[in-house]
Context: one part of a larger RNA
RNA sequence: GCCUACGAGUUACUCUUACUGGCAAGGUUAAAUGUGUUAACACAUGCAGCCGAAGCGAAAGCGAGUCUGAACAGGGCGCUUAGUCAGUAGGAGUAGACGCGAAACUUUGUGAUCUACCCAUGAGCAGGUUGAAGGUACCGUAACAGGUAGUGGAGGACCGAACCAGUAAACGUUGAAAAGUUUUUGGAUGACUUGUGGGUAGGGGUGAAAGGCCAAUCAAACUGAGAAAUAGCUCGUACUCCCCGAAAUGCCUUUAGGGGCAGCCUCUUGUGAUGUUAUACCGAGGUAGAGCGACGGAUAGAACUAGGGGGAGUCACAUCCUACCAAAUUCUGCCCAACUCCGAAUGCGGUGUAAUUAACAAGGGAGUGAGGGCUGGGGUGCUAAGGUCCCAGUCCGAGAGGGAAAGAACCCAGAUCAUCCGCUAAGGUCCCUAAAUCAGGACUAAGUUGAACAAAGGAAGUCUAUCUGCAUUGACAGCCAGGAUGUUUGCUUGGAAGCAGCAAUUCAUUUAAAGAGUGCGUAACAGCUCACUGGUCGAGCGGAUGGGGCAUCGAUAAUAAACGGGCAUCAAGUUUUGUACCGAAGCGAUGAAUGUGAUCCUGAGAAGGACCACGUGGUAGGGGAGCAUUCUUCCGGCGCAGAAGCUGUGAUGUAAGUCAUGGUGGAGCUUGAAGAAAAGCAAAUGUAGGC
Numbered sequence: 001g002c003c004u005a006c007g008a009g010u011u012a013c014u015c016u017u018a019c020u021g022g023c024a025a026g027g028u029u030a031a032a033u034g035u036g037u038u039a040a041c042a043c044a045u046g047c048a049g050c051c052g053a054a055g056c057g058a059a060a061g062c063g064a065g066u067c068u069g070a071a072c073a074g075g076g077c078g079c080u081u082a083g084u085c086a087g088u089a090g091g092a093g094u095a096g097a098c099g100c101g102a103a104a105c106u107u108u109g110u111g112a113u114c115u116a117c118c119c120a121u122g123a124g125c126a127g128g129u130u131g132a133a134g135g136u137a138c139c140g141u142a143a144c145a146g147g148u149a150g151u152g153g154a155g156g157a158c159c160g161a162a163c164c165a166g167u168a169a170a171c172g173u174u175g176a177a178a179a180g181u182u183u184u185u186g187g188a189u190g191a192c193u194u195g196u197g198g199g200u201a202g203g204g205g206u207g208a209a210a211g212g213c214c215a216a217u218c219a220a221a222c223u224g225a226g227a228a229a230u231a232g233c234u235c236g237u238a239c240u241c242c243c244c245g246a247a248a249u250g251c252c253u254u255u256a257g258g259g260g261c262a263g264c265c266u267c268u269u270g271u272g273a274u275g276u277u278a279u280a281c282c283g284a285g286g287u288a289g290a291g292c293g294a295c296g297g298a299u300a301g302a303a304c305u306a307g308g309g310g311g312a313g314u315c316a317c318a319u320c321c322u323a324c325c326a327a328a329u330u331c332u333g334c335c336c337a338a339c340u341c342c343g344a345a346u347g348c349g350g351u352g353u354a355a356u357u358a359a360c361a362a363g364g365g366a367g368u369g370a371g372g373g374c375u376g377g378g379g380u381g382c383u384a385a386g387g388u389c390c391c392a393g394u395c396c397g398a399g400a401g402g403g404a405a406a407g408a409a410c411c412c413a414g415a416u417c418a419u420c421c422g423c424u425a426a427g428g429u430c431c432c433u434a435a436a437u438c439a440g441g442a443c444u445a446a447g448u449u450g451a452a453c454a455a456a457g458g459a460a461g462u463c464u465a466u467c468u469g470c471a472u473u474g475a476c477a478g479c480c481a482g483g484a485u486g487u488u489u490g491c492u493u494g495g496a497a498g499c500a501g502c503a504a505u506u507c508a509u510u511u512a513a514a515g516a517g518u519g520c521g522u523a524a525c526a527g528c529u530c531a532c533u534g535g536u537c538g539a540g541c542g543g544a545u546g547g548g549g550c551a552u553c554g555a556u557a558a559u560a561a562a563c564g565g566g567c568a569u570c571a572a573g574u575u576u577u578g579u580a581c582c583g584a585a586g587c588g589a590u591g592a593a594u595g596u597g598a599u600c601c602u603g604a605g606a607a608g609g610a611c612c613a614c615g616u617g618g619u620a621g622g623g624g625a626g627c628a629u630u631c632u633u634c635c636g637g638c639g640c641a642g643a644a645g646c647u648g649u650g651a652u653g654u655a656a657g658u659c660a661u662g663g664u665g666g667a668g669c670u671u672g673a674a675g676a677a678a679a680g681c682a683a684a685u686g687u688a689g690g691c
């Protein structure tokens, strides 16, 4: 992991609601007793008790009233009848109360054969080394001291086996082993090691102290009991079909992942248009916007001008100046959630009309009270976040189907069932891949682009709009030719001749035209060239508007990888016009089922049938109807000519299921009508067994 069996809302009492039944202003017996075919019993007796039929008041008490009160006032609670006893079902309470699950707490005992320490009594430590004190001999001293030699054999001394330990590494890690093996390492006459017997016990022991150890268990051992402790927590909770269908909000909470009340769902009964939408009209209101010569504030520039600063002046005042600061006022401009002279649209309240199908109340049962994405309006934050907090809407949640390659909530669209029928939506139509290599007009050359995504800024990319200039009296570009004279203008300067610099009436002449010169150049000239003119050529050429479209650079992320891919360039890209087609569980067609409502038929009724209309996604959850299992009662039935069970096949029902039959099996099984439950398994790291 799989298979099989087992495995979770039960039972008692009390209360409450609904339904069914009995009796009814009454209803009902309990224990017990008696009789009976002796039964999951029946009948009778039993009037004790309970509920109801009257309430109000703290009470005395009064009573369809009573209490308060001075009240014959007002007000509170009542009266103008329906209950009660059983059964069944839903729910609540008390009990273990749907099942399993703590860590813990209390208490009775059992443990020191492991291990910690202690007591008593025993045992063990190869071999080698070092050579303390003391003492001996000799020397030495006045005597000591001291020296030398040898003797001696001390030590938590040294090296190193047994023994004890466990330093480092490798292996082992479903091990050979629930702590080991190998190599290596520390101690090895000691605070050493060890045998046997004994002692200390659980808030206690023992501890050279690590919260260590106290029988593979220790920040409080193990065992029984209280005990089914408690668990606002986690997990699990078993057959089918049909109808409806939420919430993740408000207030409060030693409350925040739990609850109470309300909200939202469902069922039953009732009320009877009160609901919703559209439209017309009447209202309340201070948002968006706007405005501020309408307030409170804020505020740029200017004018004017108090006050102040600075300067001048003066014995001191006065007085004067000021590109300084600046109240009030004026002009131009401008801002505000906590500004408003103004002021919508929506929304909200009401009335009428129309359409539609809700709405509300009481009672039974819930669940929910972690929400989330997107769009719009805001707060907060960085006008950050798949951020956070509100409001309005929507979807996911609880929603399948088609599209977006893939995707909870983006686009389309709400799945009763069946069909090898049709039409469409979003989105698509070269191939993968259903349908246009469809028909027109443009643009793009960057594979831009082809469904995530990019800026400031740069740029004779290209198309286009508007304005404007030149142009067949010939433009623009190219080519041919000219581009002169006074003059080397004057000044300056070594020089300055169009072209270092300064100045200027930058003039005049000849001209088709030619600057006292646009650039290169020379030391200065020279030289080349431009402006300008003619010729040639023959049709458009310049400038502007930070115009518009599409492109370009800007452009950087870690394996090669961001059109889904192949691939695509008058497109299969972008923009635009049009016609076809494809495309979903949408819509339609045909058939079928079922819910609700209306009508009709049958029927005493329950109910059944026909037809029409509208429905039939669904988590938590509410309601309804059924299937199956075991046992019991009653009426029946089947079975050795083959029951149950097992295993095939076929049929049938919307489903749980049911029926028939073959094989196997070898003795019981069961329809119908009722009743009672140890009454349905895929999950609980479920329990046991097997594989």
Base pairs, nucleotide, nucleotide: 001691002690003689004688005687006686011095012094013093014092015091016090017089018088019087020086021085022084023083026051027050028049032045033044034043035042036041055062056061065077066076067075068074098236099235101233105226106225107224109222110221116200117199118198119197120196121195122194123193124192125190127159128158129157130155134151136149137148138147139146163187164186165185168183169182170181171180202218204214205213206212239626240625241624242623243622244621249262250261251260252259253258263368264367265365266364267363268362269361270360271359275356276355277354278353279352280351281350282349283348289342290340291339296336297335300332301331302330303329305326307325308324309322310321311320312319371396372395373394374393375392376391377390378389379388380387401412402411403410416592417591418590419589421588422587423586427582428581429580430566431565432564436579438578439577440576441575442574443573449568450567457553458552461550462549463548464547465545466544467543468542469541470540478536479535480534481533482532484509485508486507489503490502491501515530519528520527593616594615595614596613597612599610600609601608602607627680629677630676631675632674633673634672636670637669638668645664646663647662648661649660650659651658652657
Predicted 3D model of a 691-nucleotide part of an RNA (large-subunit ribosomal RNA, domain II) from Xanthocytophaga flava. RNAcentral holds the full RNA, with entries from ENA. It matches the Rfam family "Bacterial large subunit ribosomal RNA". The organism belongs to Xanthocytophaga, within Bacteria.